A computed fold for a 162-nucleotide RNA from a chicken gut metagenome, annotated as Lysine riboswitch aptamer. The prediction has a mean pLDDT of 79. The sequence is in RNAcentral, with records from MGnify. The model forms 98% of the base pairs in the Rfam consensus. Rfam family: Lysine riboswitch aptamer. A reference for the family is Sudarsan et al. (2003), "An mRNA structure in bacteria that controls gene expression by binding lysine", Genes Dev. From the family's description: Riboswitches are metabolite binding domains within certain messenger RNAs that serve as precision sensors for their corresponding targets.

[in-house]
RNA sequence: AGGUAGAGGUCGCGCUGAUUAUGAGUACGCUGCCAGAUGUGCCGGACACAGGAGAAGGCAGCGAAAAGGAAAAGGCGCCGAAGGAAGGAAAUCCGGAAUUUCCCUCCUGGGCAUAUGGUGAAGAACCAUGUGACUGUCAUCCGGCAGGAUGGAGAGCUACUU
Numbered sequence: 001a002g003g004u005a006g007a008g009g010u011c012g013c014g015c016u017g018a019u020u021a022u023g024a025g026u027a028c029g030c031u032g033c034c035a036g037a038u039g040u041g042c043c044g045g046a047c048a049c050a051g052g053a054g055a056a057g058g059c060a061g062c063g064a065a066a067a068g069g070a071a072a073a074g075g076c077g078c079c080g081a082a083g084g085a086a087g088g089a090a091a092u093c094c095g096g097a098a099u100u101u102c103c104c105u106c107c108u109g110g111g112c113a114u115a116u117g118g119u120g121a122a123g124a125a126c127c128a129u130g131u132g133a134c135u136g137u138c139a140u141c142c143g144g145c146a147g148g149a150u151g152g153a154g155a156g157c158u159a160c161u162u
Base pairs, nucleotide, nucleotide: 001162002161003160004159005158006157009079012078013077014076015075016074019071020070028063029062030061031060032059033058034057038050039049040048041047042096043095044094045093082108083107084106085105087103088102089101090100091099109135110134112132113131114130115129116128117127118126119125137152138151139150140149141148142147
């Protein structure tokens, strides 16, 4: 230097997931009344559709969802598992935003709590940055040992093997 196999955690990481709650008595539809010219398609343009046979808006009655996200038995793949950021390319009529896929570069050992900001219907959850203790690993130092202090990062660490 190469190869193989492992460990961290009792909420390790990711995918799927019967089922459940939330979303929500919301969007939306119909009817009646008021009202009287605009409204819808992410935003603007263009275009398309609806509209005095009554748009938007408001009140009342009747009917009434879904998606994303969340929990979850079980199953599958694993230990840079995986997550994220900038840039580029493609998809959509043009520009912006957003989403998906791919490429390249960079960051993060792991989970938890917390502050700020963002996404979100949300007191859920996720993401970014900071802080805190905990935990695993290696290095140096202290110690008879148990263990302790400081520091580093997964392209690491341990074992075996060529």